[in-house]
Context: one part of a larger RNA
């Protein structure tokens, strides 16, 4: 010097990204215990006091008297607690070996497919799963307890339904044309039948076009100008565009660029935090919206207790390094 422990004056988070680490607390008995709440909880809330030994009484719990120490859960084991906010309801699950979470799952909700030789899935098939189940069942997708809610748009894409018309494959069809040549013709040439090559019209399903429906399907949810008896603002009006122009609720937010927005709170001092405002660059309703008791090795802020985290280091014990051998 380093590691693992131990102790520390005064101060007590001034350390630091951050109380990381350490310390505090701790067992049992008694008293006592708030907001909030889904009435179960919250709760060991918080906060206080007690605890040894001997004698007597008592079934015991304990009561009374006495005794000792600095100290009686005499060692060890053995919760620090509080307030506020975000996210996720919860217990669970996860990146074996850098991530445990706000991610996944979840009960609950919804849409959709499936009538049984079910749909879906594996397989070339046989066959199997689904299921020795039968729509209170099974598959797919989304959401994610609970409470209150879930607005408008079907123009695009998708899905479902429709069948009048348009388009349309093979097949069917065979007009017409070519090759060949019996024959005809003086020749040029014409050319039956057969064989062969080709082939128009016509007929022709689904699909697509078309017509409807459908958003807890994929998704989307405007601009400009004017206007009130101070000013400002605009309930109101005009105009353009759209399929429709964002409703309720929330909002500088895990979303706010400008931004350390502005105001209030907390601090002596606060880019964080909490409460408001709304000018939402670029919230918004099952890619759910807003709340929410309980819960969390989650994230953020505050204060209490406590401390070598620090002011500022010191000493002790043991291991190593190091020196000598």
């Nucleotide at each position: 010097c380093u590691c693992u422990g131990g102790u520390g004056a005064a101060g007590g988070a001034a350390c630091u990204c951050g109380g990381c680490a350490a310390a505090u607390u701790a067992a049992c008995c008694u008293c006592g215990u708030a907001a909030c709440u889904u009435c179960g909880g919250g709760a060991u809330a918080a906060g206080a006091g007690g605890u040894g030994c001997c004698u007597g009484c008592g079934c015991a719990a304990g009561c009374a008297g006495g005794c000792c120490g600095c100290a009686g859960u005499g060692a060890a084991a053995u919760g620090g607690g509080u307030c506020a906010a975000g996210c996720g309801a919860c217990u669970g699950u996860u990146u074996a070996a850098c991530a445990a979470a706000a991610a996944c799952a979840c009960a609950g909700g919804g849409c959709u497919c499936u009538g049984c030789u079910a749909a879906a899935u594996c397989g070339c098939a046989a066959g199997a799963u689904g299921a020795u189940g039968u729509a209170u069942a099974g598959g797919g997708c989304c959401u994610g307890a609970c409470a209150c809610g879930u607005g408008c748009c079907c123009g695009g894409u998708g899905c479902u339904g429709g069948a009048a018309g348009g388009u349309u494959a093979a097949c069917a069809g065979g007009a017409g044309g070519g090759g060949u040549u019996a024959g005809c013709g003086c020749a040029a040439g014409c050319g039956a039948a057969g064989c062969u090559c080709u082939g128009a019209a016509u007929c022709g399903a689904a699909g697509c076009c078309c017509c409807a429906g459908u958003a807890a399907a994929c998704g989307g949810c405007g601009g400009c100008c004017g206007u009130a008896a101070c000013u400002a603002u605009a309930a109101c009006g005009g105009u353009c565009c759209u399929a429709a122009g964002g409703u309720a609720g929330c909002g500088a937010a895990a979303u706010u660029c400008c931004u350390u927005g502005u105001c209030g709170g907390g601090u002596a001092a606060g880019u964080u935090c909490c409460g408001a405002c709304c000018u939402g660059c670029a919230c918004g309703a099952a890619u759910c919206g807003u709340g929410u008791a309980a819960c969390g090795a989650c994230u953020u802020g505050a204060a209490c207790a406590c401390u070598g985290u620090c002011u500022c280091c010191a000493c002790c014990a043991g291991g190593g390094a190091c020196u000598c051998g």
Overview:
Large-subunit ribosomal RNA, domain IV from an uncultured Fibrobacterota bacterium, 325 nucleotides, folded computationally. Rfam family: Bacterial large subunit ribosomal RNA.